[in-house]
RNA sequence: GACCUGGUGGUCUAGGGGUGAUGACGUCCCGCUUACACCGGGAAGAUCGGGGGUUCGAUUCCCCCCCGGGUUA
Numbered sequence: 001g002a003c004c005u006g007g008u009g010g011u012c013u014a015g016g017g018g019u020g021a022u023g024a025c026g027u028c029c030c031g032c033u034u035a036c037a038c039c040g041g042g043a044a045g046a047u048c049g050g051g052g053g054u055u056c057g058a059u060u061c062c063c064c065c066c067c068g069g070g071u072u073a
Base pairs, nucleotide, nucleotide: 001072002071003070004069005068006067007066010025011024012023018056027043028042029041030040031039049065050064051063052062053061
């Protein structure tokens, strides 16, 4: 350099055109307990890497760029 793959709450992750963007861990609140932990219930938390395009509508499709991983020369 070429090609492939990934970037989504604090962390890991699902979702590949249309419902409030899914779940786990973590955080906070309540219950349980003498208390803590476990367990049960609930809540907050996401410019979906950046910019542009297509579309009535983009996290999703297309282009460019940035960052991580891989293959190859």
Transfer RNA from Cylindrotheca closterium, 73 nucleotides, folded computationally. The RNAcentral record of the sequence draws on ENA. The prediction has a mean pLDDT of 83. The source organism's lineage runs through Eukaryota, Sar, Ochrophyta, Bacillariophycidae and Cylindrotheca. It matches the Rfam family "tRNA". Its family is annotated with triplet codon-amino acid adaptor activity in the Gene Ontology. It is annotated as a transfer RNA.